[in-house]
RNA sequence: GCCCGGGUAGCUCAGGCUGUAGAGCGUCAGGCUCUGAAUCUGAGGGUCGCGGGUUCGAGCCCCGCCUUGGGCG
Numbered sequence: 001g002c003c004c005g006g007g008u009a010g011c012u013c014a015g016g017c018u019g020u021a022g023a024g025c026g027u028c029a030g031g032c033u034c035u036g037a038a039u040c041u042g043a044g045g046g047u048c049g050c051g052g053g054u055u056c057g058a059g060c061c062c063c064g065c066c067u068u069g070g071g072c073g
Base pairs, nucleotide, nucleotide: 001072002071003070004069005068006067007066010025011024012023013022019056027043028042029041030040031039049065050064051063052062053061
């Protein structure tokens, strides 16, 4: 230098041919319990890596860049 994959909640990851961004764990509150663990219920938490473009509408499509893992030279 070229090719391929990843970047979405604190962590691990989903997200169909664009249409209100989600799960598990964790955190907080409550129920249960003599207290706690376990368990049940609820809540908070997001610039979807960054910047542009297309579209009525982009996590998703297009372009550039950053970063990370791998391959080739």

Background: RNAcentral holds the sequence, with entries from Rfam. A computed fold for a 73-nucleotide RNA from Corythaixoides concolor, annotated as transfer RNA. It matches the Rfam family "tRNA". The family's RNA type in Rfam is transfer RNA. Its mean pLDDT, the model's own confidence on a scale to 100, is 82.